The part of an RNA shown here (small-subunit ribosomal RNA, central domain) has 350 nucleotides and comes from an uncultured bacterium.
Context: one part of a larger RNA
Parts: sequence; C1' cells; structure tokens
RNA sequence: CUGGGCGUAAAGCGUGCGUAGGUGGUCAUUCAAGUCGGAUGUGAAAGCCCCGGGCUCAACCUGGGAAUGGCAUUCGAGACUGAGUGACUAGAGUGUGGUAGAGGGCAGUGGAAUUCCGGGUGUAGCGGUGAAAUGCGUAGAUAUCCGGAGGAACACCGAUGGCGAAGGCAGCUGCCUGGGCCAACACUGACGCUGAGGCACGAAAGCGUGGGGAGCAAACAGGAUUAGAUACCCUGGUAGUCCACGCUGUAAACGAUGAGCACUAGACGUCGGGGAGUUUGAUCUCCUCGGUGUCGUAGCUAACGUGUUAAGUGCUCCGCCUGGGGAGUACGGCCGCAAGGUUGAAACUC
Repeated sequence: CUGGGCGUAAAGCGUGCGUAGGUGGUCAUUCAAGUCGGAUGUGAAAGCCCCGGGCUCAACCUGGGAAUGGCAUUCGAGACUGAGUGACUAGAGUGUGGUAGAGGGCAGUGGAAUUCCGGGUGUAGCGGUGAAAUGCGUAGAUAUCCGGAGGAACACCGAUGGCGAAGGCAGCUGCCUGGGCCAACACUGACGCUGAGGCACGAAAGCGUGGGGAGCAAACAGGAUUAGAUACCCUGGUAGUCCACGCUGUAAACGAUGAGCACUAGACGUCGGGGAGUUUGAUCUCCUCGGUGUCGUAGCUAACGUGUUAAGUGCUCCGCCUGGGGAGUACGGCCGCAAGGUUGAAACUC
C1' cells in the first nucleotide's frame, strides 16, 4: 500500500455552523464527456509464453505465432453516470393556527437558613471527637427573643420528568430572543446529505483588570492519631468559589457508540400534541404523530451484551486506528500574559 477495523481489545474530532470537494428524488427529451461495441493506425527488435527447426541432448542459436495490459483516429450504441432543456412533488423548506419546556440574555423581586453587628433575658460553660485537645467563654459565650447588615444558594413541587448541538440549564415576575412538536390546508420546486480547511460555542480549575466576600475551602497554622503522619479526624484559615469585561480551550467533554437516509417481531411504562368515544364534570378507553425509558424476537457480537433511540440489513460523506514501552515526550511550527494547548517523531528497548 492493499486489506481489516473503531461500545469495553489500538481507533468517533467535546459540539455545532459551513467553504471547497464528494455524493444526490421522479418523468420526458437533446448531447454523447464517462461507459460499451466495430474498424484502422501504432504499440521497434531482442526477451518472456506457445508451436516448430539446427548443433548427438541441453545450455545456446533460429522460423512462425501469441502477447504487448496502452494510445490515437474513425464509425456506431444510448441502459447507467454526466451535461443541457422542460416538467413534477414523495426529499428539503416557507406561510397560516395551536402547543409543552430549569433553552438563552437582561432587569427586578421573595422567603427559609448560615454568619456578623446592636439590644433584652440569663449563667457557666460551649464546641468538637472513637476518645481528646487546640479553639470560644465571667471583658458574659453557648441557649433564647427583638432589630439590623451582607453574600451566596434556591427546600417542598421534583420525577425512573422536561429543554438544549454539546458544554449545560431549577425560587418568582417582566422584557428581549433561539429551537422543537402537532393539525389541516396553501405555496416554493431538489433548493438535499456530508463536510478537508475555516468560523463559532465549549464544565471545572487557572490567568488579567476592577468589584464583592456570608458559607465553604486548595495552600498555610495549630490540635490529635501514629513508629513516623508533610495524610485520613478536629479547630482556625488565604487564594478561589460570586459579579463585570477579557483570556485560556482542556475533561472518564461518556451512550467510552460521528452525521444523514431507507428497511427489519413484539410487549410494558412515561412526556408533549392531535382526533374519536364515554362522562354534568373530573376522568377513563381507543387511534395517531413526535420524544424518552425498560424488557425482548430475528440478526449481529470474541464474549459481555446490543436489539426500530441497533452494536441488525444497505447507501453517502467526514474523522480516526495499525504491537507494548520510550511518549502525547523531544525538536520545529502555530496559538497563549502565563500555566500551558495543538500538531507530533526518533534512537533505544521488550
């Protein structure tokens, strides 16, 4: 390289949008680039291969043929691909009407709790642990009541629930705003799918500037434990955690499962929409579309398992893997304020 693969063995980019490219629905017609057929020319000789011939055989020499995968010209074919034209509506999209939702941004606002401050009552303990001690407290703590300040998070509802491309999203109200789903009709007419580069988003920690700081808490200090204890336990406690703006760009960023389309037994639950029936109503039953779960048939799988939300059966496109260590290291490039990220070897060794 060919090939074979990528849930757990090496392997799906963290996620999306999208450029080039690749690929692409139905019908008619034209062209004939791909494709297929014929003819002509060319494809030197030698060699290889086949059938013969000559040295006693062979090596060797020699005659003829085949082959020379190909290229060019020309004449045709028109199924498929392509190109052009015209048409279509089953893909895709738009409009109208509904609908569920912690989807996003901004502003406002609520109660519980912790802490702190002021005041009242009140007196000797509190706190903490396996047991203790450090710590707090007669300068009046803990407990309890009243008032106040401030920050952060939103109990119950709450779910095996919902929304989002992923990261993720939860008190309540308002404003702005993205997407989904459903029903019936109308419209556009292949406008689709994927997507190298590119661009955007991207938990936590971390970084820069300025705020904020209740609780928690790396580092740090002390007390214990222990042979030691740079830990686990306890008392404290600073960055940080919060906000604004900017950076970082990583993760077991996981379903360890790329995206899209089509096809392939069922059963049970649940969420959203629509319809029919029942009921005064609540509700219940059935049908249907979309989502999300559990089990399971065939099939697949090394097994585990998976199984219409496939890891089944096919098609299109992208990414990635190719023994372990060395190593996600070195060097170089690019990015970053830094931390570092990204791309990514080799020697050597088993």